[in-house]
Context: one part of a larger RNA
Molecule: small-subunit ribosomal RNA, 5' domain
Organism: uncultured bacterium
RNA sequence: GGACGAACGCUGGCGGUAUGCCUCAUACAUGCAAGUCGAGGGGUAACACUUCGGGUGACGACCGGCGCACGGGUGAGUAACGCGUAGGAAUCUACCUUAAACUGGGGGACAACCUGGGGAAACUCGGGCUAAUACCGCAUAAUGCCGAAAGGUGAAAGAUUUAUCGGUUUAAGAUGAGCCUGCGUAUGAUUAGCUUGUUGGUGGGGUAAAGGCCUACCAAAGCAUUGAUCAUUAGCUGGUUUGAGAGGAUGGCCAGCCACAAUGGAACUGAUACACGGUCCAUACUUCUACGGAAGGCAGCAGUAGGGAAUUUUGCGCAAUGGGCGAGAGCCUGACGCAGCAAUACCGCGUGUAGGAAGAAGCAUCUUGGUGUGUAAACUACUGUCAGUGGGGAAAAACAAAAUGAUUGUACCCACAGAGGAAGCACCGGCUAACUACGUGCCAGCAGCCGCGGUAAUACGUAGGGUGCAAGCGUUGUCC
Numbered sequence: 001g002g003a004c005g006a007a008c009g010c011u012g013g014c015g016g017u018a019u020g021c022c023u024c025a026u027a028c029a030u031g032c033a034a035g036u037c038g039a040g041g042g043g044u045a046a047c048a049c050u051u052c053g054g055g056u057g058a059c060g061a062c063c064g065g066c067g068c069a070c071g072g073g074u075g076a077g078u079a080a081c082g083c084g085u086a087g088g089a090a091u092c093u094a095c096c097u098u099a100a101a102c103u104g105g106g107g108g109a110c111a112a113c114c115u116g117g118g119g120a121a122a123c124u125c126g127g128g129c130u131a132a133u134a135c136c137g138c139a140u141a142a143u144g145c146c147g148a149a150a151g152g153u154g155a156a157a158g159a160u161u162u163a164u165c166g167g168u169u170u171a172a173g174a175u176g177a178g179c180c181u182g183c184g185u186a187u188g189a190u191u192a193g194c195u196u197g198u199u200g201g202u203g204g205g206g207u208a209a210a211g212g213c214c215u216a217c218c219a220a221a222g223c224a225u226u227g228a229u230c231a232u233u234a235g236c237u238g239g240u241u242u243g244a245g246a247g248g249a250u251g252g253c254c255a256g257c258c259a260c261a262a263u264g265g266a267a268c269u270g271a272u273a274c275a276c277g278g279u280c281c282a283u284a285c286u287u288c289u290a291c292g293g294a295a296g297g298c299a300g301c302a303g304u305a306g307g308g309a310a311u312u313u314u315g316c317g318c319a320a321u322g323g324g325c326g327a328g329a330g331c332c333u334g335a336c337g338c339a340g341c342a343a344u345a346c347c348g349c350g351u352g353u354a355g356g357a358a359g360a361a362g363c364a365u366c367u368u369g370g371u372g373u374g375u376a377a378a379c380u381a382c383u384g385u386c387a388g389u390g391g392g393g394a395a396a397a398a399c400a401a402a403a404u405g406a407u408u409g410u411a412c413c414c415a416c417a418g419a420g421g422a423a424g425c426a427c428c429g430g431c432u433a434a435c436u437a438c439g440u441g442c443c444a445g446c447a448g449c450c451g452c453g454g455u456a457a458u459a460c461g462u463a464g465g466g467u468g469c470a471a472g473c474g475u476u477g478u479c480c
Stems, first nucleotide, its partner, number of pairs: 001480004006476005013349006019342002021307001026305003030302003035066003040063002043059002047057003073260003082185007091177002096173008104138001106136002113128006144153003158165003186232003193223003198220008235257004239250004262283005285296004313339001315338003321335001322333004352382004362373004386421001388416005396407001424469005429450003435464005445452002
């Protein structure tokens, strides 16, 4: 000198664009953050209409489908095939696209509901009825699967407004994901030996899939001074920052990957999870309780307490973009779009412009003549940015048309008025641009280094003047 997710002190006019718990992965009141489909089904608790008929619009709860594995958060753990990069073979892939074939005929249940009981509650047990795109046989079938072959095995579901939407199987694509490998990826030797499923083989099991992934047996191996093991620290990268570069430091916002969801463990469902707002168990904590038992998990968005030098609103809207469901209308969406707060950062603008005296007053200084502040002010003539008042007023809207804007009466445009509402901070001994007076008297104090202060201090304090930056200026911290 540059940089910052900064903080502190003094000060503070406007706008745009970004950013905003770096500390306790501490504990959380309250609200919201994942639903949707009646064109799958039986139905009708509430609402509206009614011809009084669940008849119609609709639709709570229930069965069923899809979604909830995305999106959002955090960085605790992890020194690892975790990440980066370049490759690989033994795999799966819902929804979507392409192509081919099929969609025949039956059955038995379980919720809701009715009914009886238990419980403070959470909830739960028994009996009875019932539908389906829920469940299960049968039929049919290949270029499917198993098999050397013979042969075996082997699916489906309908709905409505009659034009569509579906269902099953197979082949391929696309997308996404799992797995393996080479190389790269922090410090310590005051860590030198480490390992027994350990290293390899065979049989078996397991997985979507290769594999000690698991198991039985057999062999005795494998790693390591080119640093194994152990310990400490740490999410990784694109990037960011600094530097002429080499390099150093760093990984906040944004984007890719990974890991985690009070702590530890486990599986279930499913195309995909060993699942943040799912389940089960254990632990700690909190809440309710009729003491028998129950409920909970903000590292989602706001917000609270605590911690801290320190970090915002319990806001508006689904109008746009994107996502889920739906044939659609649409519903949901604290993703997102916006607004609010904060000079936290960057950028832009303003706080007037021109004229105006050998030069008012005040203040400071003084050799008492003057000198400085200083064209500065007053005064004269103008201008009208920003802010203000009044009027007009968008684009963002695309989906046949119509309708549809949270932001927002915002941006922007026009008119009006009036210099009116808008400047501070640090420094002035040298480094380093900028000097005098008074006060103080090794005191009070200053200080980044050298150093200043003990009676004329350009170094302390105040004033005048000056210098530098400027809605900021200084200080502190960290990095180069």